[in-house]
Predicted 3D model of a 556-nucleotide part of an RNA (small-subunit ribosomal RNA, 5' domain) from a metagenome. Model confidence (mean pLDDT): 81 of 100. Its Rfam family is "Bacterial small subunit ribosomal RNA".
Context: one part of a larger RNA
């Protein structure tokens, strides 16, 4: 003089546009934050039609015995319906939050992977054949206070499970031919092993039909075994990465090797066994999330790493797997621990370091609105979820912009202060006079920001036997807006509703009274105050900055 995720006094009009639990990785009531697919399956409440059985009521008719249009409830059955939960598939490993550990190949930056893996996605080849055996849901029983479990029966599939077949893959055998050491790559050969699943829309003729369909035949979406491709992921190496030596020696899976097991993969990654190695600012304290970046400087440097963008760790603590392409998994699961609730004392049930919001410490915001947008997951798709996200709202925390009025107006009025008493300041400043109409008030119009996505109509193209379907391009109608009646635009009216901090000894831009009397105070450094204080307290007057102006902390 600059910055700040600032706080603290004093004041405070509007507005766009960042931005806001830095302290207790302390504990949490409630609501929400991860779902979705009926075009993968079986089942199906409720409501609504229709039929029919009983009962009751009843217009109207009666030959009084009774028939009876209609109505209600119940019970049957069949159709429409499509909640709810079930099995299956995909996601739940993104997205969103902390910085507590961690000084390490965790970040950063350059490279290897001849040592690997990759779901969905493009692209490419080849195939989808024939069967079985069960299970939830249901329904019967039984245990238990719940939380939940146990048996017996039925059933379904893109669940599960054998078999067939092999373009191929893997594995053996030999070869050929590259390399960078371990090898890599290429064709051939082999009674070695390895696959699979359907859904759904259309259709002319034939053929079968339980008449519902199906078989042919097409178009989508699937599955399966390969090759390649994006992407994502592991894993290794060179360099770089705070402080203490008041930390000098440190290590036994230790450092090699054989050989086995493990991993997608290399490897003391584990193990047996052999050998006696290995590091040197080691080891060992302490602090700390790492970077692009942010600040500040003329730069070199120094600080620092909050929002935003990458990587990394974490999920109440601590350990552990499953499952899966992918976790050792924030709102999955085991298991020990501490805490909370809650129990019929046997037992159970929980995890805000997501969004809001609460107590404690405390300096930090709403238990809003909406899924329109943008983007994810699922679905063919309409859609559905989505505290991501896009908005609002609340805070001078920042930054920007504008506004609190303009011009004229001297007898230089009153009043305030000052005095040498003549006067001098305040000050064109008010008063008055003529205007203006940002912002704020009120009124009234008001889809710009924004395109999408089905439908329908019409035209091309492409699949195809097809003017079905399906895709895909052009045109036109329709739907969808949380923010919002908001921005903006116009009209009205009127100076009206809008200045305040701080300083005035020097250093530093600004000066005199009065009050006090080493008192009471002031101070950022010199220091000022003991009876004339431009230094303290009022006051008038100057001076800086101004919807902010100091003053504190921190950093250069």
């Nucleotide at each position: 003089g600059a910055a700040c995720g600032a706080a603290c006094g004093c004041u405070g009009g509007c507005a766009g546009c960042g931005u806001g639990g830095a302290u207790u990785a302390g504990g949490c009531a409630u609501g929400c934050a991860a779902g979705u697919c009926g075009a993968a399956c079986g089942u199906g409440a409720a409501g609504c039609c229709c039929u029919u059985a009983u009962c009751u009521c009843a217009a109207u008719c009666u030959u009084c015995g009774g028939a009876g249009a209609g109505a209600a409830a119940u019970g049957a059955g069949g159709g429409u319906g499509g909640a709810a939960a079930g099995u299956g598939g995909c996601g739940g490993a993104a997205g969103g939050g902390u910085g507590a550990g961690g000084a390490a190949c965790g970040c950063g930056u350059g490279g290897g992977u001849a040592a690997u893996c990759u779901g969905c996605c493009c692209c490419u080849u080849a195939g989808u054949u024939g069967g079985g055996a069960a299970u939830a849901a249901c329904u019967c029983g039984c245990c238990g206070a719940a939380a939940g479990g146990c048996g017996g029966g039925c059933u379904a599939a893109u669940a599960c499970c054998g078999a067939a077949u092999a373009u191929g893959g893997u594995g053996g055998u030999g070869g050929u031919u590259c390399g960078c050491a371990u090898g890599g790559a290429c064709a051939a050969u082999u009674g070695a092993u390895c696959a699979a699943a359907g859904g759904u829309g259309g259709g002319g003729a034939u053929c079968c039909u339980u008449c519902g369909g199906g078989a042919c035949c097409u178009g989508c979406c699937g599955c399966u075994a390969g090759g390649g491709g994006a992407u994502g992921a592991g894993c290794c190496c060179g360099c770089g990465u705070c402080c203490c030596a008041u930390c000098a020696g440190c290590u036994u899976g230790u450092u090699g090797g054989u050989g086995a097991g493990g991993u997608a993969a290399c490897g003391g990654c584990u193990c047996a066994c052999c050998a006696a190695g290995g590091c040197u600012u080691a080891c060992g304290g302490g602090u700390a999330g790492c970077u692009g970046g942010u600040c500040u400087g003329a730069g070199a440097g120094g600080a620092u790493g909050g929002u935003c963008a990458g990587c990394c760790a974490c999920a109440c603590u601590g350990g552990g797997a499953c499952u899966g392409a992918g976790a050792c998994a924030c709102u999955g699961c085991c298991c020990a621990g501490a805490c909370u609730c809650u129990u019929a004392c046997g037992g159970g049930a929980g995890g805000c370091u997501g969004c809001a919001g609460u107590c404690g410490a405390g300096a930090u915001c709403a238990u809003u609105c909406g899924c329109a947008a943008u983007g994810c997951g699922c679905g063919a798709a309409a859609g559905c979820g989505u505290g991501a996200c896009g908005a609002u709202g609340c805070g001078a925390c920042g930054c920007u912009g504008c506004g609190u009025g303009g011009a004229g107006g001297a007898u230089g009025a009153c009043g305030g202060c000052c005095c040498u008493a003549g006067g001098g300041u305040u000050g064109u400043a008010a008063a008055c006079u003529c205007c203006u109409g940002u912002c704020a008030u009120g009124a009234g119009g008001g889809a710009a920001a924004a395109g999408u996505u089905a439908u329908c109509u019409a035209u091309u193209c492409u699949u195809u036997a097809a003017u079905a379907g399906a895709g895909a391009u052009u045109a036109g109608a329709u739907u969808c807006g949380a923010u919002g009646g908001u921005a903006c635009c116009u009209c009205a009216a009127g100076a009206g509703g809008a200045a305040g901090c701080c300083a005035c000894g020097g250093c530093u831009a600004a000066c005199u009274c009065u009050g006090u009397g080493c008192c009471a105070g002031c101070a950022g450094c010199c220091g000022c105050g003991g009876u004339a204080a431009u230094a303290c307290a009022g006051a008038g007057g100057u001076g800086g900055c101004g919807a902010g102006c100091g003053u504190u902390g921190u950093u250069c």